[in-house]
Context: one part of a larger RNA
Molecule: large-subunit ribosomal RNA, domain I
Organism: Weissella uvarum
RNA sequence: GGCGCAUGGUGGAUGCCUUGGCACUAGGAGCCGAUGAAGGACGGGACUAACACCGAUAUGCUUCGGGGAGCUGUAAGUAAGCUUUGAUCCGGAGAUUUCCGAAUGGGGAAACCCAACUUGUUAUGCAAGUUAUCAUUUAGUGAAUACAUAGCUAAAUUGAAGGUAGACGUUGUGAACUGAAACAUCUCAUUAGCAACAGGAAGAGAAAGAAAAAUCGAUUCCGACAGUAGCGGCGAGCGAAAUCGGAAGAGCCCAAACCAGUGUGCUUGCACAUUGGGGUUGUAGGACUACCGUUGUGGAGUUACAAAAUUGUUUAUUAGCAGAAUCAGCUGGGAAGCUGAGCGAGACAGGGUGAUAGCCCCGUAUGCGAAAGUAAGCAAUCUCCCGUGUAGGAUCCUGAGUACGGCUGAACACGUGAAAUUCAGUCGGAAUCCGCGAGGACCAUCUCGCAAGGCUAAAUACUCCCUAGUGACCGAUAGUGAACCAGUACCGUGAGGGAAAGGUGAAAAGCACCCCGGAAGGGGAGUGAAAAAGUUCCUGAAACCAUGUGCCU
Numbered sequence: 001g002g003c004g005c006a007u008g009g010u011g012g013a014u015g016c017c018u019u020g021g022c023a024c025u026a027g028g029a030g031c032c033g034a035u036g037a038a039g040g041a042c043g044g045g046a047c048u049a050a051c052a053c054c055g056a057u058a059u060g061c062u063u064c065g066g067g068g069a070g071c072u073g074u075a076a077g078u079a080a081g082c083u084u085u086g087a088u089c090c091g092g093a094g095a096u097u098u099c100c101g102a103a104u105g106g107g108g109a110a111a112c113c114c115a116a117c118u119u120g121u122u123a124u125g126c127a128a129g130u131u132a133u134c135a136u137u138u139a140g141u142g143a144a145u146a147c148a149u150a151g152c153u154a155a156a157u158u159g160a161a162g163g164u165a166g167a168c169g170u171u172g173u174g175a176a177c178u179g180a181a182a183c184a185u186c187u188c189a190u191u192a193g194c195a196a197c198a199g200g201a202a203g204a205g206a207a208a209g210a211a212a213a214a215u216c217g218a219u220u221c222c223g224a225c226a227g228u229a230g231c232g233g234c235g236a237g238c239g240a241a242a243u244c245g246g247a248a249g250a251g252c253c254c255a256a257a258c259c260a261g262u263g264u265g266c267u268u269g270c271a272c273a274u275u276g277g278g279g280u281u282g283u284a285g286g287a288c289u290a291c292c293g294u295u296g297u298g299g300a301g302u303u304a305c306a307a308a309a310u311u312g313u314u315u316a317u318u319a320g321c322a323g324a325a326u327c328a329g330c331u332g333g334g335a336a337g338c339u340g341a342g343c344g345a346g347a348c349a350g351g352g353u354g355a356u357a358g359c360c361c362c363g364u365a366u367g368c369g370a371a372a373g374u375a376a377g378c379a380a381u382c383u384c385c386c387g388u389g390u391a392g393g394a395u396c397c398u399g400a401g402u403a404c405g406g407c408u409g410a411a412c413a414c415g416u417g418a419a420a421u422u423c424a425g426u427c428g429g430a431a432u433c434c435g436c437g438a439g440g441a442c443c444a445u446c447u448c449g450c451a452a453g454g455c456u457a458a459a460u461a462c463u464c465c466c467u468a469g470u471g472a473c474c475g476a477u478a479g480u481g482a483a484c485c486a487g488u489a490c491c492g493u494g495a496g497g498g499a500a501a502g503g504u505g506a507a508a509a510g511c512a513c514c515c516c517g518g519a520a521g522g523g524g525a526g527u528g529a530a531a532a533a534g535u536u537c538c539u540g541a542a543a544c545c546a547u548g549u550g551c552c553u
Base pairs, nucleotide, nucleotide: 001552002551003550004549005548006547007546008545009544015538016503017502020474021473022471023470024469025468026467027466028465029463030462031163032162039100040099041098042055043054044053046078047077050074051073052059061094062093063092064091065090066089070082071081072080105114106113107112115131116130117129118128119127120126121125133160134159135158136156137155138154139153140152141151168199169197170196171195172194173193179186183233209216210215220247221246222245223244224243230238231237251455252454253453254399258277259276260275261274262273263272264271265270282433284398285397286396287395288392289391290390291389292387296386298385299384300383301382309381310380311379312378313377314376315375316374317373318372320368321367322366326341327340328339329338330337342359343358344348350362351361352360404428405427406426407425408424409423410422411421414440435450436449437448438447439446490497491496510537513524514523515522516521
């Protein structure tokens, strides 16, 4: 020096565990904000760096309930206190809530600086309040310019702003990689991204429909129709609808004709504006004219169809309460194990307890419970409505720069095609119920409907969040990035990037005391079942390092 063996060190694999995650289910909730949010800064404790909680009333205040013996958080310590005159704790309602932040008196390098005005006052001060912008409404004032208008000023129980859940929705804008085995139409895709806006859902929605049978009857969603009919450098690919079966079901209001009132203009009998009545459809309806009738044992209602509020009650929810039944022996550090003998069960879900507990503890089944708040239902008060009538067919009305056409684009499963239908730009531009639109060019017949105004619950989508639960999901290099004081430490000018890190023991009983040593550390002693469990302490693999020893050189 090499190869073994043994014993240690180092190291932290493996096993076991779970405080944390992940994916779902059911129910709830689905917004907060100028009454100052979300998010922060700085403070508040006897001692206090951090987290948590709170805000100069600061580890808390008031009140109403619950609860019933200890309490002053994590957090062990000492001190000083509180508490059956009911504390701590849990829930409802309130008070307080510095400074920054939309931040809003002005400024500003966020958490800071500097004001004005009003009121009060113990007055060189102090306290309270007000003072941003825009919109709307009202009032005042008021140019060029006479009336006026613009503008300016003021006021308001007025509104907005900002945040978010990296979700769901509507709208606008809008790619490329990719596929076509290249690539340009096409595809990816009306996707991603960006922007605006909203709601608990949104959007759509009561036929100028679908159809082809003398049919159906708003919308939405699901299943089938069907990878069909079609579209397509007829390539790659894209891809319906009717209809049928289900979920859910709800219908309404204006504009106009006409009538009445008010105001303005002013050519004095019209026009315009406005308020109220009237009226809302396709078998055309309404206005209009005539006739008949009327309110009571009537109808409806707070999501649309008009719109406020109060009371009672029920249920749920935001604290809780009651809740059965086991002992002995043995092993052991410890009994829940084993043996023996019992008991409960509307409760043998689950967790804890010194090993594996129906009967030890918390619970579980079951039953009960709210002063106050919230939600929903019901009832009453309350509020509102009341020709769905008949006949007539002369007159009037029934959404106009609209429908539609040309050109150019887009959306429709449909790429311009024979291209209907829908939307937009542009140039033209109707009809008025003897009317108009559609039925996939177009025409006729026939059938269906009534555009150019509006509202509308449910069935549907999603989950930041709350409650209860589930898992042939993970078990610390896994599962969230984060089981641990993690979006932390750290990196970056910044946008941004972004970790590692769990386990003594049943209980700290966390090694009094002695010895060596400056200490660290160690040896005794003691605790403990165990210290080869002594604080990164369960188990403790391998690499690697050492010591001893055997063999070889």